[in-house]
RNA sequence: UCCCGACAGGGGCAAACUGCCGGUGACGGCAGGACGCAAAGCUUCCGGGCUGUCAACAGCUAGCGGGGUUGCGAAG
Numbered sequence: 001u002c003c004c005g006a007c008a009g010g011g012g013c014a015a016a017c018u019g020c021c022g023g024u025g026a027c028g029g030c031a032g033g034a035c036g037c038a039a040a041g042c043u044u045c046c047g048g049g050c051u052g053u054c055a056a057c058a059g060c061u062a063g064c065g066g067g068g069u070u071g072c073g074a075a076g
Base pairs, nucleotide, nucleotide: 003076004073005072012037013036017032018031019030020029021028022027035063041069042068043067045066046065047064048061049060050059051058052057
């Protein structure tokens, strides 16, 4: 450096649900809580899903997938 994510070490994140708060809504923030996650770190660039009566338009979802980008470990 590349690959890989090891029946390894030490850690990390936190679904449903509950409480409070914000939003018309999808949904988000904080606390509790763990179903899971090797990028479940970041990013709407592409596709998908969802919301606003929704065509335009504007949003939400990165824990739907792909891409981009950064990072941890060190058996091989």